[in-house]
C1' cells in the first nucleotide's frame, strides 16, 4: 500500500436569546447553581432492599451442566482442556454430566447388528451326454462378510499365513477402545510403556449432581383536611318502647338532639429515593477477569411525567467548481488530453441509535460519522 481477523474508546464543543424540572437566598418576581446514555432500550438473567409465607424430609416441575479461577450472587465473566465444522491465515462457530439401563435408524438396500440378494466353496439327489473313468441342466441341505450392488453410514485399515471357499481364525504393522502403571499439569487433559482380538456411527429416552418460597417501589413506611360513622363521655329532649309493679312515682335499658373525644379508612402529602458490591487518578499483586492499598469527589430526581428552540462561530464528513502540485497512461509529441492520490480555496448539504423512573452486576439488540494501538494474507520497495 490494499484486503481482512479480534479488541479498546469517542459519539460534537463555545457564545447569546427565550423556554422547562429541582435545590439554595431574597421576597420588589429577582439572583446563584444543578439537569439523561453507551446503550437510560429489550424486561432476559441475577442481586441489594421490601412485604407476605414457612416444623422436618420425599416426589413431581423449572433451570444449569468439560476444568479452574472471578464475584454479594448469575443462564455472567476470564484463562484453559478435548471433539468436530469453516477459513491459506489472523482466527471463528457449535458441542462437552454417563454410573445403570432402553429404543430409534429416511429414501435406497437381502440384511441398519444374532446380516447371505447377487457371487464364491462343499455335500446329497439327479434329467441329459458318454463304452467307461467323467461332466453336469435343475432341485435340496449346508458353510462363507474376499469381490459386487445399496447408502449419510454395512461390521476397524492393509499385507503375510490359513482354507472346499473363506473369516482378528492366526501374525506383523497402522488406527481406536478397555484395563494397568510411570511422567507433567491445581485440574479438564497431555504424553509414555506394558497388556487384552476387545473394535461400527448418530440421536434420544432415561439418570445423576447442583440451584431454585412467592411477589415487585403500583413494593413497603407514615401523617391524615372535609364528609358520614362503629365505640366512649357530659349535658338535653321524647317518654315511641320495654324492665321493676295490681297501679303511680322512682331507678334500669333504650331512642333521639347536640357538645366533646375517639378507632378505621378516602383525597392528598411525607418517606422509601440519590453515600452506593459508588465514580475518577495512581501504585501494589495476577497472563487475565478481578483484587488490595493511597489519594480525590458527591453528580438529574420527575409522577402524566422536566432535561427543550431559535441564531451565531468552531471542528468534523460527503458533494459540486476552481487552483497550483504531483504519479501513470495515451499518441497528432504538445508548455497536448485522459484518469487518479493527496492539499487549498469557494459555495451546498449533514449530524445516527435512542429519552431516566428504587438501586446495582451482567447478557442481549439497535447505532450517522470518527479515533487508537496489536495481529494475519497479497504485493512492491529499501
Nucleotide at each position: 500500500g490494499c484486503a481482512g481477523c479480534a479488541g479498546g474508546c469517542c459519539g460534537u464543543u463555545c457564545c447569546a436569546u427565550c423556554g422547562u424540572c429541582c435545590c439554595g437566598g431574597g421576597u420588589a418576581u429577582c439572583c446563584g447553581g444543578g439537569a439523561a446514555g453507551g446503550a437510560a432500550a429489550g424486561u432476559c438473567c441475577g442481586g441489594a432492599c421490601a412485604a407476605c409465607a414457612c416444623a422436618g424430609a420425599g416426589c413431581a416441575c423449572c433451570a444449569u451442566c468439560c476444568u479452574u479461577c472471578c464475584u454479594a450472587a448469575c443462564c455472567g465473566g476470564a484463562a484453559g482442556a478435548u471433539a468436530u465444522c469453516c477459513g491459506u491465515g489472523a482466527g471463528g462457530a457449535u458441542a462437552u454430566u454417563g454410573u445403570a439401563g432402553u429404543g430409534u435408524a429416511a429414501c435406497a438396500g437381502a440384511a441398519a447388528a444374532u446380516a447371505a440378494c447377487c457371487g464364491c466353496c462343499c455335500c446329497c439327489u439327479g434329467a441329459g451326454a458318454u463304452u467307461a473313468a467323467u461332466c453336469g441342466a435343475a432341485g435340496g441341505g449346508g458353510g462363507u462378510a474376499a469381490g459386487g450392488g445399496u447408502g449419510a453410514a454395512a461390521a476397524g485399515g492393509c499385507g503375510g499365513g490359513g482354507u472346499a471357499a473363506a473369516a482378528g481364525c492366526u501374525c506383523a504393522c497402522c488406527g481406536g477402545u478397555c484395563c494397568u502403571g510411570a511422567u507433567g499439569g491445581u485440574g479438564a487433559c497431555a504424553c509414555c510403556a506394558g497388556g487384552a482380538g476387545c473394535c461400527g456411527u448418530a440421536c434420544a429416552c432415561c439418570u445423576g449432581a447442583u440451584g431454585g418460597g412467592u411477589u415487585g417501589a403500583a413494593a413497603g413506611a407514615c401523617c391524615a383536611u372535609g364528609u358520614a360513622u362503629a365505640c366512649c363521655g357530659a349535658c338535653g329532649u321524647u317518654c315511641a318502647g320495654g324492665a321493676u309493679u295490681g297501679c303511680u312515682c322512682g331507678u334500669c335499658c333504650g331512642a333521639u338532639g347536640c357538645c366533646g373525644g375517639g378507632g378505621g379508612g378516602u383525597a392528598g402529602g411525607u418517606c422509601g429515593u440519590a453515600c452506593g458490591a459508588u465514580c475518577c487518578c495512581g501504585c501494589c499483586a495476577g497472563c487475565a477477569a478481578u483484587g488490595g492499598c493511597g489519594g480525590g469527589a458527591c453528580a438529574a430526581g420527575a409522577u402524566a411525567a422536566a432535561u427543550g428552540a431559535u441564531g451565531g462561530a468552531a471542528a468534523c464528513c460527503g458533494g459540486u467548481u476552481c487552483a497550483a502540485u504531483u504519479a501513470u497512461c495515451u499518441c497528432u509529441u504538445g508548455c497536448a488530453g485522459a484518469u487518479g492520490c493527496a492539499u487549498g480555496a469557494a459555495c451546498c448539504g449533514g449530524g445516527a441509535c435512542a429519552g431516566a423512573a428504587u438501586c446495582c452486576g451482567g447478557c442481549u439488540u439497535a447505532c450517522a460519522g470518527g479515533c487508537c494501538g496489536g495481529c494475519u494474507g497479497c504485493a512492491a520497495a529499501a
Predicted 3D model of a 382-nucleotide RNA (Bacterial RNase P class A) from Bacteroidetes bacterium RBG_19FT_COMBO_42_7. The gene name in the source record is rnpB. The source organism's lineage runs through Bacteria, Pseudomonadati and Bacteroidota. RNAcentral holds the sequence, with entries from ENA. It matches the Rfam family "Bacterial RNase P class A". It is annotated as a ribozyme. Rfam links the family to the GO terms tRNA processing, ribonuclease P activity and dimeric ribonuclease P complex. Model confidence (mean pLDDT): 76 of 100.